Overview: Small-subunit ribosomal RNA, central domain from a termite gut metagenome, 326 nucleotides, folded computationally. The coordinates come from a structure-prediction model, not an experiment, and the mean pLDDT is 81.

[in-house]
Context: one part of a larger RNA
RNA sequence: CUGGGCGUAAAGCGUGCGCAGGCGGCUUGUUGUGUCUGCUGUGAAAUCCCCGGGCUUAACCUGGGAACUGCGGUGGAAACUGGCAAGCUUGAGUGUGGCAGAGGGGGGUGGAAUUCCACGUGUAGCAGUGAAAUGCGUAGAGAUGUGGAGGAACACCGAUGGCGAAGGCAGCCCCCUGGGCUAACACUGACGCUCAUGCACGAAAGCGUGGGGAGCAAACAGGAUUAGAUACCCUGGUAGUCCACGCCCUAAACGAUGUCAACUAGUUGUUGGGGGAGAGAUUCCUUAGUGACCGCCUGGGGAGUACGGUCGCAAGAUUAAAACUC
Numbered sequence: 001c002u003g004g005g006c007g008u009a010a011a012g013c014g015u016g017c018g019c020a021g022g023c024g025g026c027u028u029g030u031u032g033u034g035u036c037u038g039c040u041g042u043g044a045a046a047u048c049c050c051c052g053g054g055c056u057u058a059a060c061c062u063g064g065g066a067a068c069u070g071c072g073g074u075g076g077a078a079a080c081u082g083g084c085a086a087g088c089u090u091g092a093g094u095g096u097g098g099c100a101g102a103g104g105g106g107g108g109u110g111g112a113a114u115u116c117c118a119c120g121u122g123u124a125g126c127a128g129u130g131a132a133a134u135g136c137g138u139a140g141a142g143a144u145g146u147g148g149a150g151g152a153a154c155a156c157c158g159a160u161g162g163c164g165a166a167g168g169c170a171g172c173c174c175c176c177u178g179g180g181c182u183a184a185c186a187c188u189g190a191c192g193c194u195c196a197u198g199c200a201c202g203a204a205a206g207c208g209u210g211g212g213g214a215g216c217a218a219a220c221a222g223g224a225u226u227a228g229a230u231a232c233c234c235u236g237g238u239a240g241u242c243c244a245c246g247c248c249c250u251a252a253a254c255g256a257u258g259u260c261a262a263c264u265a266g267u268u269g270u271u272g273g274g275g276g277a278g279a280g281a282u283u284c285c286u287u288a289g290u291g292a293c294c295g296c297c298u299g300g301g302g303a304g305u306a307c308g309g310u311c312g313c314a315a316g317a318u319u320a321a322a323a324c325u326c
């Protein structure tokens, strides 16, 4: 160097964009980088290998050959690869007309419900549980009616549904904006694929500053249960959950399945578009093999730890061992 793997055994970076690098469609001409071939120079000797010889053998010594898989020079080949030149349209992209969508950002607005406040009616309970108690209530609760305040989330529709690179996204309306699909044409003419480093995005929790705070609810308090109960159950309840801006960068970030392309083979449902009398085609889904490129794995524990570096306000994240032990 070649040879093995990565859904569940160790192993796909959380996701995308993308420089360098690697790889790359069809045709013609040219060149001769790689490639192939003839000749030639060199590749010291010894060693290794083959055939012989010498010590009684062997080790050892020795003659010849081969080899030294390499490098240089020179003549040639031109399929493939590379370079250069010219062209092509199938890959890729652009334009025009349509289509669907909780894709993203901002603003506005609606009803139901919970809680609270005020007033009316009204009286002794309410709440809670397996059963209770703590708790609330004659200073008038709960129930019921009217009015008001405020925050958060959007029942039904709703789906094996849709959109997004992933995280994720759901009342309704408006503004700004990304992507996808499709029809018939037109245009550009390989502009492509992947991607170490890098950059961007990245649930929840957490952090900083300032707001907000209805419900829920870590911590905490009380009541129960229990041998105990730092729990499960109950009554309360603060951070937080919400908003703006700035950090954090992790996850069973899962399809535990990297991206792209081509090929082979079914069935059903569904979504979007087009056509239609129908059949078919496109998109999508599923599965296996091949190619290009990237990432990762190499017994268990120690350990995703220590030390060091980088990042962070911190929490910590990331990179990442060894001794020892089985």
Base pairs, nucleotide, nucleotide: 004297005296006295012294014201015200016199017198021194022193023192025088026087027086028085029084030083031082034080035077036076037075038074039073040072041071042070049065050064051063052062053061054060091191092188093187094186095185096183097182098181099180103177104176105175106174107173108172109171110154115149116148117147118146119145120144121143125136126135162169163168206247207246208245209244210243211242215241216240220236221235222234223233258293259292260291261290299326300325301324308319309318310317311316